[in-house]
RNA sequence: CACUUAUCCAGAGAGGUAGAGGGAUCGGCCCGUUGAAGCCUCAGCAACCCAUUAGGGUGCUAAUUCCGCCAGUUGCCAUUGCCACUGACAGAUAAGAA
Numbered sequence: 001c002a003c004u005u006a007u008c009c010a011g012a013g014a015g016g017u018a019g020a021g022g023g024a025u026c027g028g029c030c031c032g033u034u035g036a037a038g039c040c041u042c043a044g045c046a047a048c049c050c051a052u053u054a055g056g057g058u059g060c061u062a063a064u065u066c067c068g069c070c071a072g073u074u075g076c077c078a079u080u081g082c083c084a085c086u087g088a089c090a091g092a093u094a095a096g097a098a
Base pairs, nucleotide, nucleotide: 003096004095005094006093007092008091013042014041015040016039017038021031022030023029026068027067028066043061044060045059047058048057049056050055065090070087071086072085073084075082076081
């Protein structure tokens, strides 16, 4: 890196450093010098695994995985569209095996 299984409408911040970006891609729409990403310290949340006395290993701490991108169904009288719902694709996290 690829594979398998499960989950993804809840929850959770402050410093320091840094200096322009970030929210996976694409299209939207948001967040950002009232400091983005990254790194460090402490704190918290609680998804999975281990332990089951106290805890430990990853993870996470804007917006439903922010929404959509593909397919299907009802409705709308709209004309190749829109709302709602369902499923998939893709992504993230954990564990496993190789």
Molecule: SAM riboswitch aptamer (S box leader)
Organism: Anaerolineales bacterium